The RNA shown here (small-subunit ribosomal RNA) has 1459 nucleotides and comes from an uncultured marine bacterium. The sequence is in RNAcentral, with records from ENA. Rfam family: Bacterial small subunit ribosomal RNA. Its mean pLDDT, the model's own confidence on a scale to 100, is 82.
[in-house]
RNA sequence: AGAGUUUGAUCCUGGCUCAGAACGAACGCUGGUGGCAUGCCUAAUGCAUGCAAGUCGAACGAGAAAGCACUUCGGUGUGAGUACAGUGGCGCACGGGUGAGUAACGCGUAGAUGACGUGCCUAUUAGUGGGGGACAACACCGGGAAACCGGUGCUAAUACCGCAUAUUCAAAACGACAUUGAAAAAGUUUUGCAAAGGGGCCUUCGGGUCUCGCUAGUAGAUCGGUCUGCGUGACAUUAGCUUGAUGGUGGGGUAACGGCUUACCAUGGCGACGAUGUCUAGCUGGUCUGAGAGGAUGAUCAGUCACACUGGAACUGAGACACGGUCCAGACUCCUACGGGAGGCAGCAGUAGGGAAUAUUGCGCAAUGGGGGAAACCCUGACGCAGCAAUGCCACGUGAGUGAGGAAGGUUUUCGGAUUGUAAAGCUCUGUCCUAUAGGAAGAACGGCUUUGGGUAACGCCAAAGUUUGACGGUACUAUAGAAGAAAGCACCGGCUAACUCCGUGCCAGCAGCCGCGGUAAUACGGAGGGUGCAAGCGUUGUUCGGAUUUACUGGGCGUAAAGCGCGCGCAGGCGGAUUGACAAGUCAGAUGUGAAAUCUCGGGGCUCAACCCCGAAACUGCGUCUGAAACUGUUAGUCUAGAAUCUCAUAGGGGGUAGGGGAAUUUCACGUGUAGGGGUAAAAUCCGUAGAGAUGUGAAGGAACACCUGAGGCGAAGGCGCCUGCCUGGAUGAGUAUUGACGCUGAGGCGCGAAAGCGUGGGGAGCAAACAGGAUUAGAUACCCUGGUAGUCCACGCCGUAAACGAUGAGUACUAGUUAUUGGAGGUAUUGACUCCUUCAGUGACGUAGCUAACGCAUUAAGUACUCCGCCUGGGAAGUACGGUCGCAAGACUAAAACUCAAAGGAAUUGACGGGGGCCCGCACAAGCGGUGGAGCAUGUGGUUUAAUUCGAAGCAACGCGCAGAACCUUACCAACCCUUGACAUCCUGUGCUACAUCCAGAGAUGGAUGGUUCCCUUCGGGGACGCAGUGACAGGUGCUGCAUGGCUGUCGUCAGCUCGUGUCGUGAGAUGUUCGGUUAAGUCCGGCAACGAGCGCAACCCACAUCCCUAGUUGCCAGCAGUUCGGCUGGGCACCCUAUGGAAACUGCCCGUGAUAAGCGGGAGGAAGGUGUGGAUGACGUCAAGUCCUCAUGGCCCUUACGGGUUGGGCUACACACGUGCUACAAUGGUAGUGACAAUGGGUUAAUCCCAAAAAGCUAUCUCAGUUCGGAUUGUCGUCUGCAACUCGACGGCAUGAAGUCGGAAUCGCUAGUAAUCGCGUAACAGCAUGACGCGGUGGAUACGUUCCCGGGCCUUGUACACAUCGCCCGUCACACCAUGGGAGUUGGUUCUACCCGACGGCCGUGCGCUAACCUUUUGGAGGCAGCGGACCACGGUAGGAUCAGCGACUGGGGUG
Repeated sequence: AGAGUUUGAUCCUGGCUCAGAACGAACGCUGGUGGCAUGCCUAAUGCAUGCAAGUCGAACGAGAAAGCACUUCGGUGUGAGUACAGUGGCGCACGGGUGAGUAACGCGUAGAUGACGUGCCUAUUAGUGGGGGACAACACCGGGAAACCGGUGCUAAUACCGCAUAUUCAAAACGACAUUGAAAAAGUUUUGCAAAGGGGCCUUCGGGUCUCGCUAGUAGAUCGGUCUGCGUGACAUUAGCUUGAUGGUGGGGUAACGGCUUACCAUGGCGACGAUGUCUAGCUGGUCUGAGAGGAUGAUCAGUCACACUGGAACUGAGACACGGUCCAGACUCCUACGGGAGGCAGCAGUAGGGAAUAUUGCGCAAUGGGGGAAACCCUGACGCAGCAAUGCCACGUGAGUGAGGAAGGUUUUCGGAUUGUAAAGCUCUGUCCUAUAGGAAGAACGGCUUUGGGUAACGCCAAAGUUUGACGGUACUAUAGAAGAAAGCACCGGCUAACUCCGUGCCAGCAGCCGCGGUAAUACGGAGGGUGCAAGCGUUGUUCGGAUUUACUGGGCGUAAAGCGCGCGCAGGCGGAUUGACAAGUCAGAUGUGAAAUCUCGGGGCUCAACCCCGAAACUGCGUCUGAAACUGUUAGUCUAGAAUCUCAUAGGGGGUAGGGGAAUUUCACGUGUAGGGGUAAAAUCCGUAGAGAUGUGAAGGAACACCUGAGGCGAAGGCGCCUGCCUGGAUGAGUAUUGACGCUGAGGCGCGAAAGCGUGGGGAGCAAACAGGAUUAGAUACCCUGGUAGUCCACGCCGUAAACGAUGAGUACUAGUUAUUGGAGGUAUUGACUCCUUCAGUGACGUAGCUAACGCAUUAAGUACUCCGCCUGGGAAGUACGGUCGCAAGACUAAAACUCAAAGGAAUUGACGGGGGCCCGCACAAGCGGUGGAGCAUGUGGUUUAAUUCGAAGCAACGCGCAGAACCUUACCAACCCUUGACAUCCUGUGCUACAUCCAGAGAUGGAUGGUUCCCUUCGGGGACGCAGUGACAGGUGCUGCAUGGCUGUCGUCAGCUCGUGUCGUGAGAUGUUCGGUUAAGUCCGGCAACGAGCGCAACCCACAUCCCUAGUUGCCAGCAGUUCGGCUGGGCACCCUAUGGAAACUGCCCGUGAUAAGCGGGAGGAAGGUGUGGAUGACGUCAAGUCCUCAUGGCCCUUACGGGUUGGGCUACACACGUGCUACAAUGGUAGUGACAAUGGGUUAAUCCCAAAAAGCUAUCUCAGUUCGGAUUGUCGUCUGCAACUCGACGGCAUGAAGUCGGAAUCGCUAGUAAUCGCGUAACAGCAUGACGCGGUGGAUACGUUCCCGGGCCUUGUACACAUCGCCCGUCACACCAUGGGAGUUGGUUCUACCCGACGGCCGUGCGCUAACCUUUUGGAGGCAGCGGACCACGGUAGGAUCAGCGACUGGGGUG
């Protein structure tokens, strides 16, 4: 620090996911040791049992017993003034637990208290005198099951109550000086308030002294109470809240201010800077993360708050409205004799329950700390320790060295090896840990006791020495001995992400964080080997931060990706021109206080290191106070004119409102003329018309809209605005100078305007026209077309408030090259003038530099550079939907989610492909022609069916007379039957020696048996080789599967003109350019131009054949001339010709004319055998179709191995209701039959230009005369020939006889452009035989092409695209089924809360107090005072009624998502 994932690829936007760190964790597998930490996050659920707060006899009275000793046996002493209980004092308000409640002055921070309190502690001042009356305990009596309670009587105090004293203190009144402040006082007078003693020592017994107490103050310290500024969650689908409410006065109350409370008065107070309500939550130091800013969090430790079964209340006290106190109410549990009682683990252990989950009913007060005490000491589940748990952090170990025959085994293999691997074994060592034994700490200081010394009158007091005190624990640590022995796992290995192979499985089983793996060769599943990572742990899950600049303060955006409100006016708010002075709020600087400790960081130190602990520093970015600065912002006092506004004079305009007017056109009506149609459409029909339409003329009515001008033009904020005139009215622009003097910009809420459609009321209604009706079209046509036609469109008034309300671009200001057009002004120059030209202001357009942008594009009218303000966005879908609310008559609008689901959705651009898009061009593509197919019979192939088998493959073009250039056996792969098992075939090994050949027997044959027969080469003579037989195992064999594992070969687009590369350039990039463009060509052929320049594979040419000529050569070829002749180039002769076969020549737009751009080329012509590629062939670019072929061959993998291999016989591939393809023969006279009959070419026959195959067909002559025929030949019968081992299934041909369908073929469809189609025969291959097929050959020999609109295919350019498996694509909605979440829903159940009323426990307060009454007073009778009781207001729980709100369930129902 990034990475994966949208696409064919690219850039961007944008979400999802991963790598890191952390945890009070849990789960899975595994587990050696120690140190330090940590350990109910859930049920603030219920709790058995034990312990967690007591102590003081030096405050007080009372006061045992056991035991021991003595004994006179009665008791005495001791225990002991001890224990227990009581009165009294102090403590119990600390310590410990928990986080339910609380959104609050609760917490944090900084202040205030001139509005307060403070036991114990410290210092200091002054005191501590003299009296009195009770109540517990105790005794007796009584009640009760118990808890406990009542009555009578006795008694002490540091318990209680008067009195005295009191400078002080408190209250009231008067009140000089002086600071601050809104507010303070010295002094004087009056009134009021205290106390307690205990112990030690001494004593002359009066007291003194010491000490601990007590009282009234003062001061301090500590700890608190209260108040204030600021900070501290979510939701506005919570917008209004409040009656003690806000303030005042009087009374009351408190330690204290205060509506804290009460009476009266006033009507305030809070709130968009978020009141009120709802939901959630203890807060902080800190912790985790992060570069930081932030985000998340608030266990352990520390500060603080709140709570103590739930709710309420007070008492006591310095302090509580009190965890282990009281009272009441409630729920729950327990005891009960049923009458009543008891209880509160959110203390430490522990238990049940809940839960994924969290420990011992341990030891000790030795240390630290706390309470009481004068002290010893007692208490202390605070605390110190131990136990359990890998829960975390840290440290250590599981050995070290050497050791190659690179052992064995495993895995793999190309069989050679590689790897595990120096790893092991073996040898030599060490001893952390472990075991045994021995030694053995620090933590201990106080205090007590003893002794000594000092000091005092003495004690108390002070100092020193000795002695005593350890839960942990015989622990840490040390030493000796033993023994490598007892100690390694977990996850991962497709990419991200370090690490790869084999086997199994076969879209199954499974994996998965994302992308995605698995359908027979899985580095992704499972196992194994190997490897990688971490390590006593490793993984998984959960959560938080990070990455995520993905809420953007640091640090994002809004033309098209999500995102500018439809437009304006404008309150609040935010921001704001120039200049001068003042102030000092913001700002900056210095000082100072605070920011607890711990934590973090740095520097030291201590545990062997580390974790951990200790010390110091820094830091704590904050807040307060003081002092200073004055640039900027602000405030304030002035000044200014550049912003803004006003004024004057002009100007343009479909700006708005209203009234009046106008003509053209449509329609309707009336009348006239006139006659058969009109209208409408692609074509029609519905429709109108003989009752007179349409057409035409005249007139009238009525409504709506305003042609031309009209423009890229004007105006308006937007919506929008268009005939003419008047009136009313808004805004804009130019020029000018004057005035005001920042008066400005933006603008949440708010208010107004706002197309069309729609709604309400009333008018109006010509045309047009949703709905509707009819006619067409169509498979249908609830549409497009036609004929009609109602709302509506128009007017007035009132609603609605939305649009792709768009420039998809908020408003304002400033700055930043230009060119050009146009609208409205102004100035200048020139001119007779209109123009023109220059400058400038305001608008509206086009292009374009810089700049910006993901790109497209924007570009002074910014999407550039900046500032100000507002609005809006944060993945797609669900959804602009549901619910709630507001508005509306309604339609609906505005505001606006979630569950669930996906890993994308999207923008721009690129290359292709596609289009019933466009342009250009080509092809027997169409057209123009000729001949066919499709109908018949037959041949052949295929499908289907059948069969034991009908072997297999080929499937649109590009399978179907295809593989097959030839299935009777063979072929043959199929079926049946019979046989063989190292095999029909190859190599190796062992044994043996034959074999070939011939004959016979069995058998369908393979095969089996028998007989005869006897070989070759080499030799070192041992043997070896060839060959045969037998045996053994390695292996052979497979036309078995996979052409979707492959090679090779082939088809096809297509002989179409294309396909690419290097360098350069352009682009962020995919890519582009070149290859596009203008011409031209059969052609990316050539020319020209051009950010391209070149090159390659293709095209063309080079190759073969044919056409002309020449040279060479004449046998087997030829014969012009000469001779012979059997008349046959037969012979002599010749090589001129034909021909043969070798080499050349020839054609190149070379020449001429025209055209074109002076080019390439094109048109015509000459010459020429041939003319513009001369004709035909061979030749097939990059690629496409997972095209075809594993059955030509080769080959990976899989499968079979007495069979899926091999052999034999027979059968099948030849079947036959049917369908299709390709052909042959015909339907006849351009013909049939008979006769006659030249001329060929290719090729074959072993060699052969000689011989043979060999007959060419056409043609000619004769005949037939339009018919199912002398056409046609199928089918069938019969007789033969040939081949062959064999023609039954199942060959070909011939003779005789038979003589079917068929009279030119529906829809549809094929071939062909010249020696071509058509027509005619001939040859060849394979082959024993079999040809209508295939491949070749020649003979005769045409017709037509205007042309490119259309069909098909193709090429180039361009355009659109949501396609890229590429239109056989993609994709929308309903319906059916399954599942999921959700809205409505008659209702129903529960929680929370509000209002009104009823009830009114405990309690304090107020009133009363007739009953009772110790202290004081008294005239002894009463009084003061007190208590019980009673009454009242307040109030918890509870009840009734009515709301509000949040949830659960709900028949049925709505849409949504996924499959």